RNA sequence: GUCGACAAAGGCAAACCGAUCGCGAGAUCGGGACGCAAAGCCAUGGGUCUCACGUAGAUCGCCAGGCCGCCAAAA
Numbered sequence: 001g002u003c004g005a006c007a008a009a010g011g012c013a014a015a016c017c018g019a020u021c022g023c024g025a026g027a028u029c030g031g032g033a034c035g036c037a038a039a040g041c042c043a044u045g046g047g048u049c050u051c052a053c054g055u056a057g058a059u060c061g062c063c064a065g066g067c068c069g070c071c072a073a074a075a
């Protein structure tokens, strides 16, 4: 450095419920945990989804790529 554990510390938080925002996909906050080693950040490519169909949007917890990062045994 790669990889990554029936390890440890810490972290995030699906469904669902409430409030608010949005035409919508969805978003934010609170509750809540199915999961996650990048489930941190970026719509660059692909995918999926939405509408008022355009020089428009949503999703990075779908995949790839880029940037940054905690711990750390075996190999």
Stems, first nucleotide, its partner, number of pairs: 002075001004071001011036002016031006034061001040067003044064003047059004
Molecule: c-di-GMP-I-GGC riboswitch aptamer
Organism: Planctomycetales bacterium